Model confidence (mean pLDDT): 81 of 100. Transfer RNA from an Elusimicrobiota bacterium, 85 nucleotides, folded computationally. Rfam family: tRNA. About the family: Transfer RNA (tRNA) molecules are approximately 80 nucleotides in length. By type it is a transfer RNA.
[in-house]
RNA sequence: GCCGGCGUGGCGGAACUGGCAGACGCGCGCGACUCAAAAUCGCGUGGUACUUGGUACCGUGUGGGUUCAAUUCCCUCCGCCGGCA
Numbered sequence: 001g002c003c004g005g006c007g008u009g010g011c012g013g014a015a016c017u018g019g020c021a022g023a024c025g026c027g028c029g030c031g032a033c034u035c036a037a038a039a040u041c042g043c044g045u046g047g048u049a050c051u052u053g054g055u056a057c058c059g060u061g062u063g064g065g066u067u068c069a070a071u072u073c074c075c076u077c078c079g080c081c082g083g084c085a
Base pairs, nucleotide, nucleotide: 001084002083003082004081005080006079007078010026011025012024019068027045028044029043030042031041032040046058047057048056049055050054061077063075064074065073
């Protein structure tokens, strides 16, 4: 240099022929159990703003494009992995 694959929360990892993003697990927070802890169980857990209460907006590596609608399709760049030279 060329070809291919991958990039989603704090971490791993789903969402597949475009149609509610974040399932599930880990972790974390609160609670239950206990003399206390561990283990176990229950509830909660993307971000920001606000009237603190649910609303609004934003969010899938970057920046664009197509579309009513993009994690998904197209282009660009960045990073990682593999192959070829």